[in-house]
RNA sequence: GCCCUCUUAGUUCAACGGAUAGAACGGGAGUUUCCUAAACUUCAAAUAGAGGUUCGAUUCCUCUAGAGGGCA
Repeated sequence: GCCCUCUUAGUUCAACGGAUAGAACGGGAGUUUCCUAAACUUCAAAUAGAGGUUCGAUUCCUCUAGAGGGCA
């Protein structure tokens, strides 16, 4: 330098182009308990950034940024 893959809650992962973007673990509050743990209830929390296509984009296209890999 060229090519490919990936980027979603704090973490690990889901989501035929269409329902309020979900789950587990983690965090806050509560119930229970003499206390803790466990259990149960409940709350908050995310689509890397900017454009485009579309009635509608996490999903498709382009550029940028970052991570990983291959070739030279």
The prediction has a mean pLDDT of 81. The RNA shown here (transfer RNA) has 72 nucleotides and comes from an Elusimicrobiales bacterium. NCBI's taxonomy places the organism under Bacteria, Pseudomonadati, Elusimicrobiota, Elusimicrobia, Elusimicrobiales. The same sequence occurs in records of 2 taxa. The RNAcentral record of the sequence draws on ENA.